[in-house]
RNA sequence: CCGUGUGGGAGAGUCCUCGCCGCUGCACGACGAGGCGCCGAAGGGGCAAACCUCCCCGGAACCUCUCAGGCGCAAGGGACCACACGGG
Repeated sequence: CCGUGUGGGAGAGUCCUCGCCGCUGCACGACGAGGCGCCGAAGGGGCAAACCUCCCCGGAACCUCUCAGGCGCAAGGGACCACACGGG
């Protein structure tokens, strides 16, 4: 440095409309679709600002963009951190 396992691990809408199912019906709930709003810590893009450098070139990111992904709870994902094991 790489891989595996374990533990921890944030942010942002129970929004609106329609359809469908449940229901005698309304409301409500689940699911699907569309619309708008939002998040940045998988991945991806960019060095335009900021940062590194005396300056330039250059550089990567937790910066920035939100393509992707995600936005009640849960599940899942999750940069990063700790420990253990294995390999180079």
Molecule: Glycine riboswitch aptamer
Organism: soil metagenome